[in-house]
RNA sequence: UGAGUAGGUCAGAUGAUCGCCGGUCCGGUAUACGGAUCGGAGGAAAGUCCGAACUCCAAAGGGCAGGAUGGUCGCUAACGGCGACUGGGGGCAACCCUAAGGAAAGUGCCACAGAAAAUAUACCGCCCCUCCCUAUGGGAGAGGUAAGGGUGAAAAGGCGAGGUAAGAGCUCACCAGUUUCCCGGGUGACCGGGAAAGCUUGGUAAACCCCAUCCGGAGCAAGACCAAAUAGGAGAACGGGGCUGCCCGCCCCGAUGUUCUCGGGUUGUGUCGCUUGAGACGGUUGGUAACGGCCGUCCUAGAGGAAUGAUCAUCGCCGCUCUCCGGGCGACUGGAAAGCGGAACAGAAUUCGGCUUACGACCUGCUCAGACA
RNA sequence: AGGCACGUAGCUCAGGGGGAGAGCGCCAUCCUGACGCGGUGGAUGUCCAGGGUUCAAAUCCCUGCGUGCCUACCA
Numbered sequence: 001u002g003a004g005u006a007g008g009u010c011a012g013a014u015g016a017u018c019g020c021c022g023g024u025c026c027g028g029u030a031u032a033c034g035g036a037u038c039g040g041a042g043g044a045a046a047g048u049c050c051g052a053a054c055u056c057c058a059a060a061g062g063g064c065a066g067g068a069u070g071g072u073c074g075c076u077a078a079c080g081g082c083g084a085c086u087g088g089g090g091g092c093a094a095c096c097c098u099a100a101g102g103a104a105a106g107u108g109c110c111a112c113a114g115a116a117a118a119u120a121u122a123c124c125g126c127c128c129c130u131c132c133c134u135a136u137g138g139g140a141g142a143g144g145u146a147a148g149g150g151u152g153a154a155a156a157g158g159c160g161a162g163g164u165a166a167g168a169g170c171u172c173a174c175c176a177g178u179u180u181c182c183c184g185g186g187u188g189a190c191c192g193g194g195a196a197a198g199c200u201u202g203g204u205a206a207a208c209c210c211c212a213u214c215c216g217g218a219g220c221a222a223g224a225c226c227a228a229a230u231a232g233g234a235g236a237a238c239g240g241g242g243c244u245g246c247c248c249g250c251c252c253c254g255a256u257g258u259u260c261u262c263g264g265g266u267u268g269u270g271u272c273g274c275u276u277g278a279g280a281c282g283g284u285u286g287g288u289a290a291c292g293g294c295c296g297u298c299c300u301a302g303a304g305g306a307a308u309g310a311u312c313a314u315c316g317c318c319g320c321u322c323u324c325c326g327g328g329c330g331a332c333u334g335g336a337a338a339g340c341g342g343a344a345c346a347g348a349a350u351u352c353g354g355c356u357u358a359c360g361a362c363c364u365g366c367u368c369a370g371a372c373a
Numbered sequence: 374a375g376g377c378a379c380g381u382a383g384c385u386c387a388g389g390g391g392g393a394g395a396g397c398g399c400c401a402u403c404c405u406g407a408c409g410c411g412g413u414g415g416a417u418g419u420c421c422a423g424g425g426u427u428c429a430a431a432u433c434c435c436u437g438c439g440u441g442c443c444u445a446c447c448a
Base pairs, nucleotide, nucleotide: 001369002368003367004366005365006364007363008362009361010360012315013314014313015312016311017310018309020040021039022038023037024036025035026034027033042345046356047355049354050353051352052351053350054219055218056217057216061248062247063246064245066215067214068213069212070211071085072084073083074082075081086100087098088097089096090095101210102209106208107207108204109203110202123149124148125145126144127143129141130140131139132138133137157175158174160172161171162170176200178197179196180195181194182193183192184191185190223272224271225270226268233262234261235260236259237258238257239253240252241251242250264447265446266445279298280297281296282295283294284293285292286291317342318341319340320339321338323336324335325334326333327332374444375443376442377441378440379439380438383397384396385395386394391428399415400414401413402412403411421437422436423435424434425433
């Protein structure tokens, strides 16, 4: 210098002028209005992919069905999240990825090609026997054989020796793998070592399924209260509803009664919920870390077609061009001034914890390659 | 704000792990004096995008993008 990798920080600042939303105070009869003062978006406010808080349904019951998750240990209010570790995979490396239980419970599927795709199988080839012929060969029949060829994503352990008519874990040595057992280490996943067995049990569970763990439903348009207006009308059910798919159970109400549907009315964006919270910042302490404990300080938007903006000036940041002053033998590099240009993604709507996606600039550690000294 | 569904040829839709298809439309040709109708033949795809599982993905899983639908209160 180039390429890469891991992590962190910020999201321009100040002033002036003109505005916007909310709180408090003052003037004012006043919810008109005016004035003063304080506060006013994000790291993702986004997607709505998970988990909770909160509210109502029974301060949520049982069973079936259904859904989610899936190495181990921990963290957490909880999680499908996070941290550390184990196994597997990728990369020269820094480092990264991993839905990673079970295929010797069962069922299904494995197109095309191929003889055969899972109870293995005999197309070519190899070999034995019988018969025939034009006879070191050819043909027919009945067998043996997975060592060789060929097909395929995948062909029933690999390789060598023995063995055999030819062959074959048929037998043996070595290697790989499976199961069981023992020893050592680790909280554990697992790791290291040893012995035995049968000789080997194809893949697929992001196919059904089995095992383990977890899950009641709806969502602030939840829900509570007030106001205005209308036809307290029509239909259905009778036991209905709360309650999702079903069953049981519980609760509520049961006849000018309840629920649902249609029809009708209102379009006050009325008040509460509504912002103090698993809260933020700093210090200290335990832990490898995620995270926790203790102490101190602070209060930081709550609006409803929906505010948080615009303009100007100065400074700061980045890029390009040019000039000047240095450092170094050199590759190169530090500083100053001027001109021009640039500054991303985006916009709270009940609130948190994550994940994912979009996106600008800067800083730091590490790795590889090259150049120069 | 919350909840749900869909995305396959120009349009409307099938296909739910092994050849990408149907109808309408389009093109060529025959028929006709010509057009239409009719007959015959043909073309047409990033299966919304990216990643994963699998030997193999339009199909199964995850993430994103786009489009569409539903919702309030009172009696």

Predicted 3D model of RNase P RNA and transfer RNA as a complex of 448 nucleotides.
It holds a member of the Rfam family "Bacterial RNase P class A". Rfam describes the family as follows. Ribonuclease P (RNase P) is a ubiquitous endoribonuclease, found in archaea, bacteria and eukarya as well as chloroplasts and mitochondria. Its best characterised activity is the generation of mature 5'-ends of tRNAs by cleaving the 5'-leader elements of precursor-tRNAs. Cellular RNase Ps are ribonucleoproteins.